The prediction has a mean pLDDT of 85. Small-subunit ribosomal RNA, 5' domain from an uncultured bacterium, 486 nucleotides, folded computationally.
Context: one part of a larger RNA
């Protein structure tokens, strides 16, 4: 000198664009953050219409608890752990893949349940339970087969002809092949510090056989062999999410990893599996633990490292806001519903950028202040007053978008941006420094005191270095200090 997710002191007019718990992965009140589908299914309730047997039936519409389907593995958060094939990069073979695209073929026959509902019991509750009825694209069996296994003989494995529609047809179901995208796995190289850590290792290293997995493999088991790693730093210990990038620097390098993007890991702590195409699952399940809450003391409930917000910690970090209008996502045939993703608004000079706080004239060089070699002069200083203008800003009023794709309709932002008119210099300047480094000097006070200080150093009676004043210099809605990096 540059930089910062900064903080603190003094000060503070506006706009645009960004950014905003770096500390306790500390504990969390409250609300919201993942639902959707009645064109899969049987009910229930309400309304309407028709029919008649006058209290029933049929049909339509709306709402929906339950069964069922798809989605809750995405999106959002955090960086605790991890020195590792975690990440980066480049290769590879022994794999899987819901939805989507393309191609080919198919859907034959049959069966039994369980919710809801009604009913019984227990319980404070959470909830559990008995008996009975019922539907399906829920479940099961038989058949069939381009597939798979295979000794080429054989073995094995599907489906919902369902929903909507007058129909055409549309949407779905099963199998196989291919694609796209996604995921798992293996390897080469790169990847912090310490030797005041030198030896480490028995599933350890390899083989055979088997198990297991979507798949290779000591991944696991049995047996056999005795290997494997290490001064080119193993092991141990400490620290740390990695990268694209960011800051600095002429570069080489050094430091760093907020925001944005890719990958990884985690979800109160530890462990486990289930379901599923995909999880060993943030707002799922089970077990254990700590903590908090409810309780009729028998037993239950919970998990903000989602968005807001609270307490605590801290030098320090925002609203319990608006909207699904746009983009994107889930479900749905669609209308649509959901979406604290996202789009916006609010707060903060936190940062960067832009604008303003007036312009021209104006000497009796006014008054006043300060200084002085005090009847005088210098300086503040064209500064003020005064005259003539302007209206960026400000206030008020009127008009008023784009963002909407998609013929109509649809805008949270938005009393927006922007435009026009009116008023009136009106609403708007501070902070630090002035001994040298380093731009800027005098007076008064103080008297090694009070104090200053980044380094050198100032202060003991004439201090350009302390404190005040006048003046000056630098930067400017900021300016200084502190911290950290180059």
């Nucleotide at each position: 000198g540059g930089a910062u997710g900064a903080a603190c002191g003094c000060u503070g007019g506006c706009g645009g664009u960004a950014u905003g718990c770096c500390u306790u992965a500390c504990a969390c009140a409250u609300g919201c953050a993942a639902g959707u589908c009645g064109u899969a299914c049987g009910g229930a309730a309400a309304u309407c219409a028709a029919a008649u047997u006058u209290a029933u039936u049929u049909g339509a519409u709306u709402u929906u608890a339950g069964u069922g389907g798809c989605g809750g593995a995405c999106g959002g958060g955090u960086g605790a752990g991890u020195a590792a094939c975690a990440c980066g990069u480049g290769a590879g073979a022994a794999u899987u893949u819901g939805c989507c695209u393309u191609u080919a073929g198919g859907a034959g026959g049959g069966g039994g349940a369980c919710a809801a509902c009604a009913u019984u019991u227990c319980g404070a509750a959470a909830g559990a339970u008995u008996u009975g009825c019922u539907a399906a694209a829920a479940c099961c069996c038989c058949a069939u087969a381009u597939g798979c296994c295979c000794u080429c003989g054989g073995g094995u494995g599907a489906a919902a002809c369902a929903g909507a529609g007058u129909a055409a047809u549309c949407u779905g179901c099963c199998u196989a092949a291919a694609g796209a995208g996604a995921a798992g796995c293996u390897c080469g190289c790169g990847c912090c510090u310490g030797a005041u850590u030198a030896g480490c290792u028995a599933g350890u290293u390899g083989g055979u056989a088997g198990g297991g997995u979507a798949a290779u493999g000591g991944c696991c088991u049995a047996c056999c062999a005795a290997g494997g790693c290490g001064a080119c730093g193993a092991u141990c210990a400490g620290u740390a999410g990695c990268u694209g990038g960011u800051c600095u620097g002429a570069g080489a390098g050094g430091a760093u990893g907020a925001u944005c993007a890719g990958c990884c890991a985690c979800a109160c702590u530890g462990g486990a599996a289930c379901u599923g195409a995909g999880a060993c699952a943030c707002g799922g399940u089970c077990c254990a633990g700590a903590c908090u809450c409810c309780u009729a003391c028998g037993g239950g409930a919970g998990g903000c490292a989602g968005c807001a917000g609270u307490g605590a910690g801290g030098a320090a970090u925002u609203u319990u806001c608006u909207g699904c209008a746009a983009u994107g996502g889930g479900c749905g045939a669609a209308a649509g519903c959901c979406u604290g993703a996202c789009a916006g608004a609010g707060c903060a000079a936190u940062a960067c950028c832009g604008c303003g706080u007036g312009a021209g004239g104006g000497a009796u060089g006014a008054a006043a202040g300060c200084u002085u070699a005090c009847u005088g002069a210098g300086u503040u200083g064209u500064a003020a007053a005064c005259c003539u203008c302007u209206u960026u800003u400000u206030u008020c009023a009127a008009g008023g978008a784009a963002g909407a794709a998609g013929a109509u309709c649809u805008g949270a932002c938005g009393u927006u941006a922007c435009u026009u008119g009116a008023a009136g210099a009106a609403u708007a300047a501070g902070c630090a420094u002035c001994g040298g480094c380093u731009a800027a000097c005098u007076c008064c006070g103080u008297g090694c005191c009070a104090g200053c200080a980044g380094c050198c150093g100032c202060g003991g009676u004439a201090a350009g270095a302390c404190g005040g004043a006048g003046g000056a210099u630098g930067c400017a809605a900021g300016u200084g200090u502190u911290a950290u990096c180059c």
Rfam family: Bacterial small subunit ribosomal RNA.